[in-house]
RNA sequence: GCCUCUGUAGCAUAGUAGCUAUUGCGAUGGCCUUGUAAGCCAUAGGUCGGGGGUGCAAAUCCCCCCAGAGGCU
Repeated sequence: GCCUCUGUAGCAUAGUAGCUAUUGCGAUGGCCUUGUAAGCCAUAGGUCGGGGGUGCAAAUCCCCCCAGAGGCU
RNA backbone atom coordinates (compact mmCIF):
# COMPACT_ATOMS: atom_id res chain seq x y z
P G A 1 -0.72 3.76 3.56
O5' G A 1 -0.95 2.83 2.28
C5' G A 1 -0.70 3.37 0.98
C4' G A 1 -0.69 2.23 0.00
C3' G A 1 -1.94 1.36 0.00
O3' G A 1 -2.99 1.93 -0.73
C1' G A 1 0.00 0.00 0.00
P C A 2 -4.50 1.60 -0.39
O5' C A 2 -4.68 0.10 -0.87
C5' C A 2 -4.61 -0.23 -2.25
C4' C A 2 -4.74 -1.74 -2.43
C3' C A 2 -5.94 -2.37 -1.77
O3' C A 2 -7.13 -2.23 -2.56
C1' C A 2 -4.03 -3.64 -1.27
P C A 3 -8.55 -2.25 -1.88
O5' C A 3 -8.70 -3.77 -1.46
C5' C A 3 -8.81 -4.79 -2.44
C4' C A 3 -8.95 -6.15 -1.78
C3' C A 3 -10.04 -6.27 -0.74
O3' C A 3 -11.32 -6.46 -1.33
C1' C A 3 -8.05 -7.24 0.08
P U A 4 -12.62 -6.02 -0.56
O5' U A 4 -12.71 -7.10 0.60
C5' U A 4 -12.96 -8.47 0.29
C4' U A 4 -12.92 -9.31 1.55
C3' U A 4 -13.81 -8.84 2.68
O3' U A 4 -15.17 -9.22 2.50
C1' U A 4 -11.69 -9.38 3.53
P C A 5 -16.31 -8.36 3.10
O5' C A 5 -16.20 -8.69 4.66
C5' C A 5 -16.42 -10.02 5.13
C4' C A 5 -16.02 -10.14 6.59
C3' C A 5 -16.71 -9.19 7.55
O3' C A 5 -17.99 -9.64 7.91
C1' C A 5 -14.39 -9.22 8.01
P U A 6 -19.13 -8.61 8.36
O5' U A 6 -18.60 -8.15 9.78
C5' U A 6 -18.53 -9.07 10.86
C4' U A 6 -17.88 -8.43 12.08
C3' U A 6 -18.56 -7.17 12.59
O3' U A 6 -19.68 -7.46 13.42
C1' U A 6 -16.21 -6.85 12.50
P G A 7 -20.87 -6.34 13.50
O5' G A 7 -20.15 -5.18 14.33
C5' G A 7 -19.87 -5.32 15.76
C4' G A 7 -19.32 -4.00 16.27
C3' G A 7 -20.29 -2.86 16.07
O3' G A 7 -21.15 -2.56 17.18
C1' G A 7 -18.10 -2.27 15.33
P U A 8 -20.93 -2.99 18.71
O5' U A 8 -22.36 -2.49 19.19
C5' U A 8 -22.87 -1.25 18.66
C4' U A 8 -24.37 -1.31 18.67
C3' U A 8 -25.02 -1.81 19.96
O3' U A 8 -25.11 -0.76 20.89
C1' U A 8 -26.05 -2.84 18.10
P A A 9 -24.21 -0.90 22.20
O5' A A 9 -25.05 -0.13 23.30
C5' A A 9 -24.74 -0.30 24.70
C4' A A 9 -25.98 -0.04 25.51
C3' A A 9 -25.86 -0.47 26.99
O3' A A 9 -25.57 0.68 27.80
C1' A A 9 -27.99 -0.97 26.05
P G A 10 -24.11 1.30 27.76
O5' G A 10 -23.59 0.73 29.17
C5' G A 10 -22.27 1.11 29.66
C4' G A 10 -21.67 -0.06 30.40
C3' G A 10 -21.48 -1.30 29.54
O3' G A 10 -20.24 -1.25 28.85
C1' G A 10 -22.60 -1.89 31.55
P C A 11 -20.11 -1.99 27.43
O5' C A 11 -20.12 -3.53 27.80
C5' C A 11 -19.02 -4.11 28.51
C4' C A 11 -19.24 -5.61 28.66
C3' C A 11 -19.60 -6.34 27.39
O3' C A 11 -18.46 -6.65 26.59
C1' C A 11 -21.07 -7.00 29.10
P A A 12 -18.63 -6.79 25.00
O5' A A 12 -19.52 -8.11 24.85
C5' A A 12 -19.01 -9.36 25.30
C4' A A 12 -20.06 -10.44 25.15
C3' A A 12 -20.69 -10.55 23.78
O3' A A 12 -19.85 -11.25 22.87
C1' A A 12 -22.37 -10.68 25.44
P U A 13 -20.22 -11.13 21.27
O5' U A 13 -21.64 -11.88 21.26
C5' U A 13 -22.44 -11.80 20.08
C4' U A 13 -23.83 -12.30 20.41
C3' U A 13 -24.81 -11.99 19.30
O3' U A 13 -24.72 -12.99 18.30
C1' U A 13 -25.74 -11.36 21.37
P A A 14 -24.94 -12.55 16.77
O5' A A 14 -26.53 -12.49 16.71
C5' A A 14 -27.32 -13.66 16.97
C4' A A 14 -28.79 -13.36 16.84
C3' A A 14 -29.22 -12.66 15.56
O3' A A 14 -29.32 -13.56 14.46
C1' A A 14 -30.31 -11.72 17.43
P G A 15 -29.00 -13.05 13.00
O5' G A 15 -30.07 -11.88 12.76
C5' G A 15 -31.47 -12.19 12.65
C4' G A 15 -32.27 -10.91 12.62
C3' G A 15 -31.90 -9.94 11.49
O3' G A 15 -32.57 -10.29 10.28
C1' G A 15 -32.07 -8.76 13.52
P U A 16 -31.80 -10.84 9.01
O5' U A 16 -30.97 -9.57 8.53
C5' U A 16 -31.65 -8.43 7.97
C4' U A 16 -30.75 -7.69 7.04
C3' U A 16 -30.11 -8.54 5.95
O3' U A 16 -31.01 -8.71 4.86
C1' U A 16 -28.49 -7.09 6.92
P A A 17 -30.96 -9.98 3.97
O5' A A 17 -32.39 -9.89 3.35
C5' A A 17 -33.01 -8.67 3.20
C4' A A 17 -33.33 -8.45 1.72
C3' A A 17 -34.63 -7.64 1.58
O3' A A 17 -34.24 -6.33 1.15
C1' A A 17 -34.87 -9.79 0.57
P G A 18 -34.92 -5.11 1.75
O5' G A 18 -34.84 -5.59 3.18
C5' G A 18 -34.87 -5.15 4.48
C4' G A 18 -35.23 -3.75 4.87
C3' G A 18 -36.69 -3.51 5.15
O3' G A 18 -36.88 -3.76 6.54
C1' G A 18 -35.62 -1.64 4.11
P C A 19 -38.30 -4.12 7.10
O5' C A 19 -38.87 -2.66 7.45
C5' C A 19 -38.33 -1.91 8.53
C4' C A 19 -39.26 -0.76 8.80
C3' C A 19 -40.52 -1.17 9.59
O3' C A 19 -40.43 -0.52 10.87
C1' C A 19 -41.05 0.10 7.61
P U A 20 -41.24 -1.00 12.10
O5' U A 20 -40.45 -0.11 13.15
C5' U A 20 -39.02 -0.13 13.10
C4' U A 20 -38.39 0.96 13.93
C3' U A 20 -38.80 1.07 15.38
O3' U A 20 -38.32 0.01 16.19
C1' U A 20 -38.32 3.20 14.48
P A A 21 -38.75 -0.04 17.71
O5' A A 21 -37.93 -1.33 18.11
C5' A A 21 -38.10 -2.53 17.35
C4' A A 21 -36.92 -3.43 17.56
C3' A A 21 -36.54 -3.66 19.02
O3' A A 21 -37.34 -4.70 19.56
C1' A A 21 -34.61 -3.18 17.75
P U A 22 -37.27 -5.05 21.11
O5' U A 22 -36.66 -6.52 21.07
C5' U A 22 -37.32 -7.55 20.34
C4' U A 22 -36.54 -8.84 20.42
C3' U A 22 -36.08 -9.21 21.82
O3' U A 22 -37.12 -9.83 22.56
C1' U A 22 -34.30 -9.49 20.30
P U A 23 -37.12 -9.74 24.16
O5' U A 23 -35.98 -10.77 24.58
C5' U A 23 -36.13 -12.15 24.30
C4' U A 23 -34.81 -12.86 24.49
C3' U A 23 -34.14 -12.70 25.85
O3' U A 23 -34.72 -13.53 26.85
C1' U A 23 -32.53 -12.41 24.16
P G A 24 -34.61 -13.11 28.37
O5' G A 24 -33.11 -13.48 28.73
C5' G A 24 -32.68 -14.84 28.69
C4' G A 24 -31.18 -14.91 28.88
C3' G A 24 -30.63 -14.20 30.12
O3' G A 24 -30.80 -14.98 31.29
C1' G A 24 -29.30 -13.67 28.26
P C A 25 -30.99 -14.24 32.70
O5' C A 25 -29.55 -13.64 32.98
C5' C A 25 -28.43 -14.51 33.18
C4' C A 25 -27.14 -13.73 33.23
C3' C A 25 -27.08 -12.60 34.27
O3' C A 25 -26.84 -13.07 35.59
C1' C A 25 -26.21 -11.83 32.21
P G A 26 -27.53 -12.28 36.81
O5' G A 26 -26.93 -10.81 36.68
C5' G A 26 -25.55 -10.55 36.91
C4' G A 26 -25.20 -9.13 36.57
C3' G A 26 -25.98 -8.05 37.33
O3' G A 26 -25.44 -7.82 38.62
C1' G A 26 -25.93 -7.50 35.05
P A A 27 -26.43 -7.31 39.78
O5' A A 27 -26.95 -5.89 39.27
C5' A A 27 -26.04 -4.78 39.18
C4' A A 27 -26.81 -3.51 38.86
C3' A A 27 -28.00 -3.21 39.78
O3' A A 27 -27.58 -2.58 40.97
C1' A A 27 -28.64 -2.95 37.52
P U A 28 -28.40 -2.84 42.29
O5' U A 28 -29.80 -2.13 42.05
C5' U A 28 -29.89 -0.71 41.94
C4' U A 28 -31.31 -0.28 41.66
C3' U A 28 -32.38 -0.90 42.57
O3' U A 28 -32.46 -0.25 43.81
C1' U A 28 -33.08 -1.06 40.31
P G A 29 -32.95 -1.06 45.06
O5' G A 29 -34.50 -1.28 44.80
C5' G A 29 -35.40 -0.16 44.82
C4' G A 29 -36.79 -0.60 44.40
C3' G A 29 -37.38 -1.77 45.15
O3' G A 29 -37.91 -1.42 46.43
C1' G A 29 -37.74 -2.08 42.84
P G A 30 -38.02 -2.51 47.57
O5' G A 30 -39.19 -3.48 47.08
C5' G A 30 -40.53 -3.00 46.97
C4' G A 30 -41.41 -4.04 46.31
C3' G A 30 -41.49 -5.38 47.01
O3' G A 30 -42.40 -5.37 48.12
C1' G A 30 -41.20 -5.72 44.69
P C A 31 -42.25 -6.42 49.27
O5' C A 31 -42.63 -7.81 48.59
C5' C A 31 -43.97 -8.03 48.16
C4' C A 31 -44.11 -9.44 47.60
C3' C A 31 -43.64 -10.55 48.53
O3' C A 31 -44.63 -10.90 49.49
C1' C A 31 -42.78 -10.91 46.36
P C A 32 -44.20 -11.35 50.96
O5' C A 32 -43.39 -12.70 50.71
C5' C A 32 -44.06 -13.85 50.19
C4' C A 32 -43.05 -14.94 49.89
C3' C A 32 -42.12 -15.29 51.04
O3' C A 32 -42.73 -16.20 51.94
C1' C A 32 -40.85 -15.02 49.06
P U A 33 -42.65 -15.92 53.52
O5' U A 33 -41.10 -16.15 53.83
C5' U A 33 -40.52 -17.44 53.74
C4' U A 33 -39.05 -17.39 54.09
C3' U A 33 -38.72 -16.67 55.38
O3' U A 33 -38.90 -17.53 56.52
C1' U A 33 -37.25 -15.95 53.67
P U A 34 -39.67 -16.95 57.78
O5' U A 34 -38.63 -15.91 58.39
C5' U A 34 -39.07 -14.93 59.33
C4' U A 34 -37.86 -14.23 59.96
C3' U A 34 -36.86 -13.71 58.95
O3' U A 34 -37.21 -12.44 58.48
C1' U A 34 -35.72 -14.94 60.64
P G A 35 -37.05 -12.12 56.88
O5' G A 35 -35.48 -12.06 56.69
C5' G A 35 -34.72 -10.96 57.22
C4' G A 35 -33.23 -11.23 57.07
C3' G A 35 -32.79 -11.55 55.63
O3' G A 35 -32.61 -10.38 54.86
C1' G A 35 -31.81 -13.09 57.14
P U A 36 -32.78 -10.46 53.26
O5' U A 36 -31.50 -11.29 52.79
C5' U A 36 -30.19 -10.74 52.90
C4' U A 36 -29.15 -11.75 52.50
C3' U A 36 -29.30 -12.35 51.12
O3' U A 36 -28.82 -11.51 50.09
C1' U A 36 -28.81 -14.06 52.69
P A A 37 -29.49 -11.58 48.64
O5' A A 37 -29.07 -13.03 48.14
C5' A A 37 -27.70 -13.31 47.80
C4' A A 37 -27.52 -14.80 47.54
C3' A A 37 -28.36 -15.38 46.40
O3' A A 37 -27.77 -15.17 45.14
C1' A A 37 -28.55 -16.77 48.29
P A A 38 -28.75 -14.89 43.88
O5' A A 38 -29.56 -16.25 43.73
C5' A A 38 -28.91 -17.44 43.31
C4' A A 38 -29.86 -18.62 43.42
C3' A A 38 -31.16 -18.47 42.63
O3' A A 38 -31.00 -18.84 41.27
C1' A A 38 -31.64 -19.16 44.84
P G A 39 -31.85 -18.08 40.13
O5' G A 39 -33.37 -18.38 40.54
C5' G A 39 -33.89 -19.70 40.41
C4' G A 39 -35.32 -19.74 40.90
C3' G A 39 -36.25 -18.72 40.24
O3' G A 39 -36.74 -19.20 38.99
C1' G A 39 -36.54 -18.64 42.58
P C A 40 -37.07 -18.13 37.81
O5' C A 40 -38.38 -17.38 38.33
C5' C A 40 -39.59 -18.09 38.49
C4' C A 40 -40.66 -17.19 39.05
C3' C A 40 -40.86 -15.87 38.34
O3' C A 40 -41.65 -15.99 37.17
C1' C A 40 -40.75 -15.48 40.66
P C A 41 -41.44 -14.94 35.96
O5' C A 41 -42.02 -13.58 36.54
C5' C A 41 -43.39 -13.46 36.85
C4' C A 41 -43.70 -12.11 37.44
C3' C A 41 -43.22 -10.91 36.62
O3' C A 41 -44.09 -10.61 35.55
C1' C A 41 -42.68 -10.59 38.89
P A A 42 -43.50 -9.88 34.25
O5' A A 42 -43.22 -8.40 34.77
C5' A A 42 -44.29 -7.56 35.16
C4' A A 42 -43.79 -6.31 35.86
C3' A A 42 -42.87 -5.41 35.05
O3' A A 42 -43.61 -4.57 34.16
C1' A A 42 -41.97 -5.69 37.19
P U A 43 -42.90 -3.93 32.87
O5' U A 43 -41.89 -2.87 33.50
C5' U A 43 -42.37 -1.76 34.23
C4' U A 43 -41.20 -0.95 34.79
C3' U A 43 -40.20 -0.47 33.77
O3' U A 43 -40.64 0.71 33.12
C1' U A 43 -39.08 -1.39 35.63
P A A 44 -40.03 1.06 31.65
O5' A A 44 -38.58 1.60 32.00
C5' A A 44 -38.40 2.77 32.80
C4' A A 44 -36.94 2.94 33.17
C3' A A 44 -35.99 2.98 31.98
O3' A A 44 -35.92 4.28 31.45
C1' A A 44 -35.14 1.50 33.61
P G A 45 -35.69 4.48 29.89
O5' G A 45 -34.21 3.94 29.68
C5' G A 45 -33.09 4.60 30.31
C4' G A 45 -31.84 3.78 30.16
C3' G A 45 -31.52 3.39 28.72
O3' G A 45 -30.83 4.44 28.08
C1' G A 45 -31.34 1.50 30.12
P G A 46 -31.41 5.05 26.69
O5' G A 46 -30.70 4.16 25.59
C5' G A 46 -29.24 4.00 25.61
C4' G A 46 -28.81 3.20 24.42
C3' G A 46 -29.19 3.78 23.08
O3' G A 46 -28.23 4.72 22.71
C1' G A 46 -29.51 1.41 23.12
P U A 47 -28.73 6.18 22.09
O5' U A 47 -29.60 5.75 20.83
C5' U A 47 -28.98 5.44 19.59
C4' U A 47 -29.89 4.58 18.76
C3' U A 47 -30.06 5.05 17.31
O3' U A 47 -29.10 4.37 16.48
C1' U A 47 -32.19 4.54 18.30
P C A 48 -28.06 5.34 15.70
O5' C A 48 -26.76 4.39 15.56
C5' C A 48 -26.12 3.84 16.72
C4' C A 48 -26.16 2.33 16.64
C3' C A 48 -25.61 1.75 15.34
O3' C A 48 -24.33 1.23 15.62
C1' C A 48 -27.61 0.67 16.07
P G A 49 -23.27 0.93 14.53
O5' G A 49 -22.07 1.83 15.06
C5' G A 49 -21.85 1.98 16.48
C4' G A 49 -20.74 2.99 16.71
C3' G A 49 -20.91 4.28 15.95
O3' G A 49 -21.73 5.19 16.68
C1' G A 49 -18.76 3.44 15.56
P G A 50 -22.70 6.20 15.86
O5' G A 50 -21.69 7.25 15.23
C5' G A 50 -20.98 8.18 16.06
C4' G A 50 -20.19 9.14 15.21
C3' G A 50 -20.95 9.78 14.07
O3' G A 50 -21.74 10.88 14.49
C1' G A 50 -18.91 8.98 13.26
P G A 51 -23.07 11.28 13.68
O5' G A 51 -22.53 11.83 12.27
C5' G A 51 -21.79 13.03 12.20
C4' G A 51 -21.31 13.27 10.78
C3' G A 51 -22.37 13.25 9.70
O3' G A 51 -23.12 14.45 9.63
C1' G A 51 -20.51 12.00 8.99
P G A 52 -24.63 14.39 9.04
O5' G A 52 -24.45 14.10 7.49
C5' G A 52 -23.86 15.06 6.64
C4' G A 52 -23.56 14.49 5.29
C3' G A 52 -24.76 13.99 4.47
O3' G A 52 -25.49 15.02 3.85
C1' G A 52 -23.03 12.40 4.34
P G A 53 -27.01 14.78 3.49
O5' G A 53 -26.96 13.68 2.34
C5' G A 53 -26.36 13.98 1.09
C4' G A 53 -26.40 12.78 0.18
C3' G A 53 -27.79 12.23 -0.15
O3' G A 53 -28.42 12.97 -1.17
C1' G A 53 -26.34 10.44 0.36
P U A 54 -30.00 12.98 -1.26
O5' U A 54 -30.36 11.48 -1.68
C5' U A 54 -30.03 10.99 -2.99
C4' U A 54 -30.55 9.58 -3.16
C3' U A 54 -32.03 9.39 -2.84
O3' U A 54 -32.84 9.75 -3.94
C1' U A 54 -30.75 7.67 -1.83
P G A 55 -34.10 10.72 -3.73
O5' G A 55 -35.16 9.79 -2.98
C5' G A 55 -35.65 8.59 -3.62
C4' G A 55 -36.20 7.66 -2.58
C3' G A 55 -37.28 8.26 -1.68
O3' G A 55 -38.55 8.26 -2.30
C1' G A 55 -35.69 7.10 -0.35
P C A 56 -39.53 9.50 -2.10
O5' C A 56 -39.97 9.39 -0.57
C5' C A 56 -40.59 10.52 0.08
C4' C A 56 -41.22 10.05 1.39
C3' C A 56 -40.30 9.33 2.36
O3' C A 56 -39.57 10.24 3.14
C1' C A 56 -42.32 8.11 2.16
P A A 57 -38.03 9.99 3.44
O5' A A 57 -38.06 8.73 4.38
C5' A A 57 -38.58 8.83 5.70
C4' A A 57 -38.77 7.46 6.31
C3' A A 57 -37.50 6.62 6.40
O3' A A 57 -36.82 6.89 7.62
C1' A A 57 -39.22 5.33 5.44
P A A 58 -35.24 6.88 7.60
O5' A A 58 -34.94 5.36 7.31
C5' A A 58 -35.19 4.32 8.25
C4' A A 58 -34.07 3.29 8.17
C3' A A 58 -32.77 3.78 8.80
O3' A A 58 -32.40 2.82 9.79
C1' A A 58 -32.42 2.95 6.59
P A A 59 -32.20 3.19 11.25
O5' A A 59 -31.10 2.16 11.71
C5' A A 59 -29.73 2.55 11.74
C4' A A 59 -28.83 1.33 11.73
C3' A A 59 -28.71 0.64 10.37
O3' A A 59 -27.68 1.22 9.59
C1' A A 59 -29.13 -0.96 12.07
P U A 60 -27.82 1.40 8.02
O5' U A 60 -28.24 -0.03 7.44
C5' U A 60 -27.33 -1.15 7.45
C4' U A 60 -28.11 -2.39 7.07
C3' U A 60 -28.61 -2.41 5.63
O3' U A 60 -28.05 -3.51 4.92
C1' U A 60 -30.36 -2.91 7.16
P C A 61 -26.67 -3.33 4.12
O5' C A 61 -27.12 -2.50 2.84
C5' C A 61 -27.70 -3.15 1.70
C4' C A 61 -27.82 -2.17 0.58
C3' C A 61 -26.62 -1.26 0.38
O3' C A 61 -25.63 -1.90 -0.40
C1' C A 61 -28.58 0.05 0.41
P C A 62 -24.07 -1.57 -0.13
O5' C A 62 -23.91 -0.11 -0.76
C5' C A 62 -24.05 0.11 -2.15
C4' C A 62 -23.81 1.57 -2.47
C3' C A 62 -22.55 2.17 -1.84
O3' C A 62 -21.38 1.86 -2.58
C1' C A 62 -24.38 3.63 -1.49
P C A 63 -19.98 1.80 -1.86
O5' C A 63 -19.63 3.32 -1.57
C5' C A 63 -19.39 4.22 -2.64
C4' C A 63 -19.10 5.61 -2.10
C3' C A 63 -18.04 5.68 -1.02
O3' C A 63 -16.73 5.66 -1.53
C1' C A 63 -19.91 6.97 -0.37
P C A 64 -15.54 5.09 -0.69
O5' C A 64 -15.28 6.25 0.38
C5' C A 64 -14.79 7.52 -0.06
C4' C A 64 -14.77 8.49 1.10
C3' C A 64 -14.01 8.03 2.34
O3' C A 64 -12.62 8.22 2.22
C1' C A 64 -16.10 8.92 3.00
P C A 65 -11.65 7.24 2.98
O5' C A 65 -11.83 7.68 4.50
C5' C A 65 -11.47 9.00 4.91
C4' C A 65 -11.95 9.26 6.33
C3' C A 65 -11.43 8.30 7.38
O3' C A 65 -10.11 8.61 7.81
C1' C A 65 -13.75 8.62 7.69
P C A 66 -9.22 7.49 8.46
O5' C A 66 -9.92 7.19 9.85
C5' C A 66 -9.98 8.18 10.87
C4' C A 66 -10.65 7.63 12.11
C3' C A 66 -10.10 6.32 12.62
O3' C A 66 -8.92 6.50 13.40
C1' C A 66 -12.45 6.22 12.60
P A A 67 -7.83 5.32 13.40
O5' A A 67 -8.57 4.20 14.29
C5' A A 67 -8.84 4.44 15.67
C4' A A 67 -9.58 3.28 16.27
C3' A A 67 -8.98 1.91 16.01
O3' A A 67 -7.92 1.61 16.90
C1' A A 67 -11.31 1.81 15.60
P G A 68 -6.76 0.60 16.38
O5' G A 68 -7.50 -0.82 16.42
C5' G A 68 -7.94 -1.36 17.66
C4' G A 68 -8.74 -2.62 17.43
C3' G A 68 -8.07 -3.71 16.63
O3' G A 68 -7.16 -4.46 17.42
C1' G A 68 -10.27 -3.46 15.86
P A A 69 -5.97 -5.26 16.67
O5' A A 69 -6.72 -6.43 15.92
C5' A A 69 -7.35 -7.47 16.66
C4' A A 69 -7.97 -8.51 15.74
C3' A A 69 -7.06 -9.06 14.66
O3' A A 69 -6.20 -10.08 15.15
C1' A A 69 -9.11 -8.49 13.68
P G A 70 -4.79 -10.31 14.41
O5' G A 70 -5.19 -10.98 13.03
C5' G A 70 -5.81 -12.27 13.01
C4' G A 70 -6.27 -12.61 11.60
C3' G A 70 -5.22 -12.58 10.52
O3' G A 70 -4.37 -13.71 10.52
C1' G A 70 -7.16 -11.52 9.74
P G A 71 -2.87 -13.58 9.91
O5' G A 71 -3.11 -13.43 8.35
C5' G A 71 -3.68 -14.48 7.61
C4' G A 71 -3.97 -14.06 6.18
C3' G A 71 -2.78 -13.58 5.37
O3' G A 71 -2.01 -14.66 4.85
C1' G A 71 -4.60 -12.09 5.06
P C A 72 -0.48 -14.41 4.45
O5' C A 72 -0.56 -13.48 3.17
C5' C A 72 -1.12 -13.96 1.95
C4' C A 72 -1.04 -12.89 0.88
C3' C A 72 0.34 -12.28 0.65
O3' C A 72 1.14 -13.12 -0.17
C1' C A 72 -1.27 -10.56 0.77
P U A 73 2.75 -13.07 -0.03
O5' U A 73 3.15 -11.61 -0.58
C5' U A 73 2.92 -11.28 -1.96
C4' U A 73 3.24 -9.83 -2.20
C3' U A 73 4.63 -9.38 -1.74
O3' U A 73 5.65 -9.73 -2.67
C1' U A 73 3.01 -7.80 -1.05